RNAcentral holds the full RNA, with entries from ENA. Predicted 3D model of a 1750-nucleotide part of an RNA (large-subunit ribosomal RNA, half A) from a Dehalococcoidia bacterium. It matches the Rfam family "Bacterial large subunit ribosomal RNA".

[in-house]
Context: one part of a larger RNA
RNA sequence: GGCGCGCGGUGGAUGCCUAGGCGUUGGAGGCCGAUGAAGGACGUGGCUCGACUGCGAUAAGCCCCGGUUAGCUGUCUAGCAAGCUUAGCCGGGGAUCUCCGAAUGGGGUAACCCGCUCCGGUGAAUAACCGGGGCAUCCGCCGUAAGGCGGAAGGGAACCGGGGGAACUGAAACAUCUAAGUACCCCGAGGAAAAGAGAUUAUUCCCUUAGUAGCGGCGAGCGAACGGGGAAAAGCCUAAACCCGCAAGGAAGGUAACGGCUCACGGGCUAAUGCCUUGCGGGUGUUGUAAGACACAGAUGGGCCGGGCCGUGACACCGGCCGGGGAGUUACCAAGCGCCGCUCUAGCAGAAGGACCCUGGAAAGGGCCGCCGCAGAGAGUGACAGCCUCGUAAGUGAAAGAGCGAGAGCCUCCCUGGUUUGUGUUCUUAAGUACCACGGGACACGUGGAAUCCCGUGGGAAGCUGGGAAGACCACUUUCCAAGGCUAAAUACCUCCAAUGACCGAUAGUGCAGCAGUACCGUGAGGGAAAGGUGAAAAAGCACCCCGGGAGGGGAGUUAAAAGUUCCUGAAACCGCGUGCCUACAAACCGUCGGAGUCCGCCUUAGGCGGAUGACGGCGUGCCUAUUGAAGAAUGAGCCGGCGAGUGAAUCUCAGUGGCUUGGUUAAGCAAGGAGACUUGCGGAGCCGCAGCGAAAGCGAGUCCGAACAGGGCGCUUCCCCAUGUGGGAAGGUCGCUGGGAUUCGGCCCGAAACCGGGUGAGCUACCCAUGGCCAGGGUGAAGUCCGCCUAGUCGGCGGAUGGAGGCCCGAACCAUUUGUCGGUGCAAAGACACUGGAUGAGCUGUGGGUAGAGGUGAAAUGCCAAUCGAACUCGGAGAUAGCUGGUUCUCCCCGAAAUGCAUUGAGGUGCAGCCUCGGGAUACUGUCUUCUGGAGGUAGGGCACUGGAUGGGCUAGGGGGCAAAACGCUUACCAAACCCAACCAAACCACGAAUGCCAGAAGAUGAAGCCCGGGAGUGAGCCCGUGGGGGAUAAACUUCACGGACAAAAGGGAAACAACCCAGAUCACCGGCUAAGGUCCCCAAGUGUGCGCUAAGUGGGAAAGGAUGUGGGGCAGCCCAGACAGCCAGGAGGUUGGCUCAGAAGCAGCCAUCCUUUAAAGAGUGCGUAACAGCUCACUGGUCGAUGCCGUCCUGCGCCGAAAAUGUAACGGGGCUCAAGCGCACCACCGAAGCCGUGGCUUUCCCGCCUUUGGCGGGAAGGGGUAGGGGAGCGUUCCGUUCAGCGGUGAAGCCAGACCCGUGAGGGCUGGUGGAGCGUACGGAAGUGAGAAUGCCGGCAUGAGUAGCAAAAGGCGAGUGAGAAUCUCGCCCACCGAAUGCCUAAGGUUUCCUACGGAAGGAUCGUCCGCGUAGGGUUAGGCGGGCCUAAGGCGUAGGCGUAAAGCCGAAGCCGAUGGACAGACGGUUAUUAUUCCGUCCCCGUCUGUGUGGCGUUAUGAGACGGAGGGGGGACCCAGGAGGGUAGACUGAGCGGGCCCAUUGGACAUGGUCCGUCCUUGGCCUGUAGGCGUCCGGAGGGAGGCAAAUCCCCCUCCGGGUUAAGCUGAGGGGUCGAGGGGAGCGGCGACUUCGGUCAAGGCGACUCAGUCAAGCCCACGCUGGCCAGAAAAGCCUCGCCGUCCAGGCACAUGGACGCCCGUACCGCAAACCGACACAGGUAGGCUGGGGUUAGCGCCCUCAGGUGGUC
Repeated sequence: GGCGCGCGGUGGAUGCCUAGGCGUUGGAGGCCGAUGAAGGACGUGGCUCGACUGCGAUAAGCCCCGGUUAGCUGUCUAGCAAGCUUAGCCGGGGAUCUCCGAAUGGGGUAACCCGCUCCGGUGAAUAACCGGGGCAUCCGCCGUAAGGCGGAAGGGAACCGGGGGAACUGAAACAUCUAAGUACCCCGAGGAAAAGAGAUUAUUCCCUUAGUAGCGGCGAGCGAACGGGGAAAAGCCUAAACCCGCAAGGAAGGUAACGGCUCACGGGCUAAUGCCUUGCGGGUGUUGUAAGACACAGAUGGGCCGGGCCGUGACACCGGCCGGGGAGUUACCAAGCGCCGCUCUAGCAGAAGGACCCUGGAAAGGGCCGCCGCAGAGAGUGACAGCCUCGUAAGUGAAAGAGCGAGAGCCUCCCUGGUUUGUGUUCUUAAGUACCACGGGACACGUGGAAUCCCGUGGGAAGCUGGGAAGACCACUUUCCAAGGCUAAAUACCUCCAAUGACCGAUAGUGCAGCAGUACCGUGAGGGAAAGGUGAAAAAGCACCCCGGGAGGGGAGUUAAAAGUUCCUGAAACCGCGUGCCUACAAACCGUCGGAGUCCGCCUUAGGCGGAUGACGGCGUGCCUAUUGAAGAAUGAGCCGGCGAGUGAAUCUCAGUGGCUUGGUUAAGCAAGGAGACUUGCGGAGCCGCAGCGAAAGCGAGUCCGAACAGGGCGCUUCCCCAUGUGGGAAGGUCGCUGGGAUUCGGCCCGAAACCGGGUGAGCUACCCAUGGCCAGGGUGAAGUCCGCCUAGUCGGCGGAUGGAGGCCCGAACCAUUUGUCGGUGCAAAGACACUGGAUGAGCUGUGGGUAGAGGUGAAAUGCCAAUCGAACUCGGAGAUAGCUGGUUCUCCCCGAAAUGCAUUGAGGUGCAGCCUCGGGAUACUGUCUUCUGGAGGUAGGGCACUGGAUGGGCUAGGGGGCAAAACGCUUACCAAACCCAACCAAACCACGAAUGCCAGAAGAUGAAGCCCGGGAGUGAGCCCGUGGGGGAUAAACUUCACGGACAAAAGGGAAACAACCCAGAUCACCGGCUAAGGUCCCCAAGUGUGCGCUAAGUGGGAAAGGAUGUGGGGCAGCCCAGACAGCCAGGAGGUUGGCUCAGAAGCAGCCAUCCUUUAAAGAGUGCGUAACAGCUCACUGGUCGAUGCCGUCCUGCGCCGAAAAUGUAACGGGGCUCAAGCGCACCACCGAAGCCGUGGCUUUCCCGCCUUUGGCGGGAAGGGGUAGGGGAGCGUUCCGUUCAGCGGUGAAGCCAGACCCGUGAGGGCUGGUGGAGCGUACGGAAGUGAGAAUGCCGGCAUGAGUAGCAAAAGGCGAGUGAGAAUCUCGCCCACCGAAUGCCUAAGGUUUCCUACGGAAGGAUCGUCCGCGUAGGGUUAGGCGGGCCUAAGGCGUAGGCGUAAAGCCGAAGCCGAUGGACAGACGGUUAUUAUUCCGUCCCCGUCUGUGUGGCGUUAUGAGACGGAGGGGGGACCCAGGAGGGUAGACUGAGCGGGCCCAUUGGACAUGGUCCGUCCUUGGCCUGUAGGCGUCCGGAGGGAGGCAAAUCCCCCUCCGGGUUAAGCUGAGGGGUCGAGGGGAGCGGCGACUUCGGUCAAGGCGACUCAGUCAAGCCCACGCUGGCCAGAAAAGCCUCGCCGUCCAGGCACAUGGACGCCCGUACCGCAAACCGACACAGGUAGGCUGGGGUUAGCGCCCUCAGGUGGUC
């Protein structure tokens, strides 16, 4: 270290539970708000810090009424105190109700700020403060106006009406179309909305009609109505005609009338009266078989009173009363009241068991004996309770409020004031309307033949003898009456209450069971979690002891049990402790098979059976996915646990099963029952079927074509059984249920990039607007000016001086980022270091604003628009779509593919066919194989007559060459047609022609394998090998066809290993047998087998052309005892150095020739060699030797060379092998597989038999590899019903273990332990039903790893504290910054500030410490900042907007600082604040006294207040240079101090050294440097300044003044009034750890001179320049208007008053922005000295700070 066992830790699965969710049903209810809503902020408690709840300064509450009760003062959350108790609690009604919010006095950054007015309070007061009421806008009404009264606004989840209105998507592309009038935006309404009372879409809703009629690139798709059945039911009012009244206007005629005043008569009155027109009001009236008005005629109808100019009469009209009649609170006219009843908002009451026995911590369990029940629903109680508690059934109850109902009454309204009949040349009946044209939209209906409805533009009726409609239009007929309006119910949605669930049970169910829309993330819109359980009881949460600083642990104790506080159960990963066996020469998917040894258990012991481990050996390349093919070095997974994917609806289709088949069946709805779930009944609308044929009209057991009665097509009376009947059954039909499949829906799950809509963003960044700020220092030296010179010259040129320009130069801050390095799990999601560019400009920067995605901005890079940009972010459409990738969860049994054809915007997709499966049907030798017979055919082969190609020869036209040339010709080793001979080639040649295959027939074999119909698929990427071809190169593990095989989807044996090759197809078991391929020396099973050869190369055990006296066999030719071949000995000569050439060439550079002689033989020479010779050789000859020998050539077996690669033999698997263990031939034997056989078992199909017949048993036969896929049968999980009068504290589920049992398996039992309350069997039913993979989701735990890291420059020592010190405190030393690493301050942060205590966590280590935790404390203002003013910009009245809505713009006005205005300084003090407190000295405003001065007192009014007026002023750029000052710094002297100094040449006087020698405002006087300076004062005039003006402006005159006056102006000086500080001295005292620390009163120099000198002041003053450089208020002045009023103003001096907000702390950083205690970023101000200097540069250092956390 491994395996096992035992015991733990971690962790939080599982089981059980539920406080919370989700759905359904029923009932009830449904708007809130200026009487201030919804929603919030802030408060509110005796002890209350926080949170929830309640409440609102009357603040967990106040008052009244009702109910209930003995307790109460809410919860987390216990306790104390103090109380109440007709309290408390519940219900109803009132009161109070801060601030914000429509928010409404004005403003605004919501919960804040600032007002006006009236009243009241404090106050001397009109100041100041406090309390109360009122004060917004729009609209309507009234009103002359002022004003009064009323309404609106804003909110609301869904539902509803309207105005606008997408895209993805589908159409396999896309444009009409679809999605869809959906999403979304906007407006508006209500408890419902809308619609609705017939010019027909017949109010609304449900079922049906019907996926029909239709519409439709007639594609995808869209899709009615009529009619029928139900729910609910309810009808009305105006306009007009006509009458009356009132008002306004008008005019012909007319003058008391021919008019009017109701009519008649009489009288009287009347001047725009009547009349006409218009408007308003009242009456009337509302219709289509027309209705109404009016007129006339008729019928009918209560009473009384009054009025109407008078009288009489009539009665037309008006009013009232009585009577009669009618109606009514939702429309129809309008408001109700009480009574009664019911319901709701609190309640009351409610039967019946045991102190028996048992177990137990506990009884409700078991046992025994009882009881109630109109109550046995449910919950609780220490386990399971009818009788313990709460409840339940049946009853019962309301002062108050609300709702509902019916009736009568009160009441109100209406009629009686009319009703009705007839007649009519009368009147009325909705006008820019209907309609038409054009352009659109809605209707199911896409312009179509397009009716109907609605808009826009332009035309434009009729009017009852009229008009609309009936799907173009016309006619006829029928029907209805538009152009005005109202209207309940049935319907939609939601809340509450009640009930309920084959809904969930903490990764589920809402996002939320817990204080969740919280924490947290984001600038924002927006996004958005995790997290339940002790126990019966905590009035049992561990007293006490021990260890420890604590945390914690050990005892003891509580409890039934520690279940001990994130505590029930407590799985797994992971981490340990102990132990049995194994393990240190041995590699590897870690197993499996065999197996020794050791240890253990049981029975017992002869031994047997088991368990743990596993020496050694055989075999053996994970899983998934995707693929032709994966161990693959192709994908995915760190491990474990939980979650995680074919579901639902509608329609269709098929199968199974069931009901009915007098065909079947109901839908909506209704009724009854029931506690309910629901059941039963009714309901026949409707659907399918019952008849077909035809394109249709149509006809019909027939029909269509047709002239047909012909013929043909498609149809027609179904079948079986028996006991023969009104029989039974099948088939068929229909309706259910279950299952397979399809279509439409997201449709198996996860996954885009994108598209569209509405919003949110310019706090980053781009550009712009407004207002502010910043840029050390040095250099260069433009124009201009001056002077000089040249010159006739003023022009021009040159020189000097002055001057100080510039997108000028150098270079810090600042901005940028060129290059390099580091960094690159960083310091940093862009940094560091060094170098670098710009640095007065097109510069940089702060604050406040503007521009927004179909867009902005862009010195332009597709750059930037919040770490995102070829189109931001966010939410929604939305589950977009994805012919693509991945994933897809238990078992067994049967069968089993394809990778092909055709087509395809098709090629990795799909349709049809092919191939698979399941069911049904038919039964004809259908299929398959063998043999035979008969056929068709033109391939292989062969051939060359044909078509072509092609070689040699011959022959020979023709051509070329040569000769010749006038011509005829001649010749030819040239080319060559045809022809002849010989030999050939061909996929697209054939006078020939197989094998195989194919067709048909016969026989035999096989036995459903074949065919038809129907349900379900998958496949349509193939690969290798052999053979036949094409392409290629007769290349490829290439490509493409054909035939076959294998793999795919196939294991086993062989080929070392090796999908495809060879052998062979695995149902399971066997320690049986035989074989195949291939093997038999060892590894390694079987022959060191037999016989005969070959090979010598380790050939075997890689390879070609080519090469070779390798070797075996065979053939042919030659030489040879007359002596071959080889060796050895000898010769190899002469002419001659052949000739030529050459410097030379003699056999041997080269050329020519190559003879002769001697000889046994010898070349005018085979090679070496020389300068050339020479020399050595060879050929050739002789000798020697002595042979079945020698030489050559051809064929053939096996070998040799040819032969070079990368870590190491490495080209037999290895060892090793040589008459073999190689090769060839022959033979025998053996081994060898999951093949075959044997034995036993399982299962499927078929056959046979039997039986108790959806099945079982027995016998037999055949089958059982398997991916995609089809079919069949089962296991398990959750829940429901029934069942077992099931199990359970004597112990359920879950979990752990087992060597036991059952099943082929999924699984099921049993036993032990743990656990502590539920669970199961059987049979049915319903599903959120099975996990290993999806770079899955969530959680836990590993690994890497005790590794990387904890590195910007620096710390050390001592002391202290403490349990503990590198890190805390103190001291000393050291080091660092010092234009900062110091100090102030804005933003931002928001308590981090100070003190005490603490140390879990945070702190990169530690920690006694902290920016950490807990507690306490801390921010003091008339003068500082804001509250006043205005800029950009924003809001916005009036107004405007070819403005759908929302909205946009916008004089006035308001808001808005980054600007303008504006009254305080110094010092001290605290642990913590100070221009704020204190001290001192000052100042501002308001009110009010006193004094003085001037003015005024009834008006031509002093003046005050208010007001939106005029004028002035405020008031402005950049650069440059000079001056005067001041701040500041330094030096010297003096003065005040501390310390040091005699020992030394002198001196004792002094010296040395160090520190200090300071600050401040205010009043008054002075008015300097300097600047401005055609000015100042007075008078008069003027048509300007929106009115006025005495003001401003202009003009004139007079006076003063001519370089002054006057005005302005830093600084200085003087004076007055002071105060403070202060080096140090000193020490009252206090504390102390005895080291020291703190410290009061008091004393105390403070004076001169000099030098340098500012980015500050004078001051944007001056000079220069061009780009020409805010506004308003405060302030001054002028008048005007309104109000007040006799006092009031100015100055001096008193008194009183002076509000709200900010104020701590950090602030270049550990507190801000960067996720961090982050080497980054962050505006402005101050910033000393020395050295070197030009300098804010660089170096050193003051003050001060720091050592930056291993």
Its mean pLDDT, the model's own confidence on a scale to 100, is 80.